[in-house]
RNA sequence: GCGCCGAUAGUCCAGCCUGGUUAAGAUCCUGGCCUUCCAAGCCAGUGACGUGGGUUCAAAUCCCGCUCGGCGCA
Numbered sequence: 001g002c003g004c005c006g007a008u009a010g011u012c013c014a015g016c017c018u019g020g021u022u023a024a025g026a027u028c029c030u031g032g033c034c035u036u037c038c039a040a041g042c043c044a045g046u047g048a049c050g051u052g053g054g055u056u057c058a059a060a061u062c063c064c065g066c067u068c069g070g071c072g073c074a
Stems, first nucleotide, its partner, number of pairs: 001073007010027003020057001029045005050066005
């Protein structure tokens, strides 16, 4: 340099192919219930689409560039 794959809450991970009301789940954290207290358990809450453009009525999803990471080729 070229090709392929990936980037989503603090952490892990689904959704992307086939665009559509509020981005699912687990864990962490906060509060409550329970308990003599703690833990465990149960309930509730906060928190996320790498970045810049394009297409579209509508983009995490489609298209292009860039950044970062991984693999392969040279």
About this RNA: The RNA shown here (transfer RNA) has 74 nucleotides and comes from a Candidatus Aenigmatarchaeota archaeon. RNAcentral holds the sequence, with entries from ENA. Its Rfam family is "tRNA". Rfam describes the family as follows. Transfer RNA (tRNA) molecules are approximately 80 nucleotides in length. Model confidence (mean pLDDT): 82 of 100.